[in-house]
RNA sequence: GCCGUCAUAGCUCAGUGGUAGAGCGUUUCCAUGGUAAGGAAAAGGUCCCGGGUUCAAUCCCCGGUGACGGCU
Numbered sequence: 001g002c003c004g005u006c007a008u009a010g011c012u013c014a015g016u017g018g019u020a021g022a023g024c025g026u027u028u029c030c031a032u033g034g035u036a037a038g039g040a041a042a043a044g045g046u047c048c049c050g051g052g053u054u055c056a057a058u059c060c061c062c063g064g065u066g067a068c069g070g071c072u
Base pairs, nucleotide, nucleotide: 001071002070003069004068005067006066007065010024011023012022013021018055026042027041028040029039030038048064049063050062051061052060
């Protein structure tokens, strides 16, 4: 220098056009003599950034940034 993959909740990851979910974690409540385990509920996201296509973009297209891998 070129090519590819990835970027979504605190962490690990789904979701691939119709206003985003799970597990773990956090908070509250239930329960117990008390703790752990268990049950219920809640909070938490400008979906990396900028532009484009579309009635509508996390998703498609272009560029950028970052991480990882490959080639030279």
This is a predicted structure of a 72-nucleotide RNA (transfer RNA) from a Candidatus Doudnabacteria bacterium. Model confidence (mean pLDDT): 82 of 100. Its Rfam family is "tRNA". The family's RNA type in Rfam is transfer RNA.